[in-house]
Molecule: TPP riboswitch aptamer (THI element)
Organism: Thermaceae bacterium
RNA sequence: AGGGGUCGCCGGGGGUGCCCCUUUUGGGGCUGAGAAGGCGCCCAGCCUACCCUUGGAACCUGAUCCGGGUCAUGCCGGCGUAGGGAAGGUGACGAGCCUUCCCC
Numbered sequence: 001a002g003g004g005g006u007c008g009c010c011g012g013g014g015g016u017g018c019c020c021c022u023u024u025u026g027g028g029g030c031u032g033a034g035a036a037g038g039c040g041c042c043c044a045g046c047c048u049a050c051c052c053u054u055g056g057a058a059c060c061u062g063a064u065c066c067g068g069g070u071c072a073u074g075c076c077g078g079c080g081u082a083g084g085g086a087a088g089g090u091g092a093c094g095a096g097c098c099u100u101c102c103c104c
Stems, first nucleotide, its partner, number of pairs: 001099003005093006011053004017030005036048004059084003065078004
């Protein structure tokens, strides 16, 4: 000095499941960062929140998958060195990590 990292702003991507009660509105419980709020009208369509942004497991396909466990569910593990997946931009930050250069 550059990269990485953290934070702010801007851009982009993503998911919203399972169980119980209730005539319905709704209420309660499980895991999780998030299964929630608002709008519209019922579709996760839009916005916010949350997460991820190629050093990409955020998220999708495989999958009406396989093993375990649970009242039940991607609940846990495998699958997964698989195939996809958003070009990120900018400013600040004293160091930890990586690379290069200079000096001693």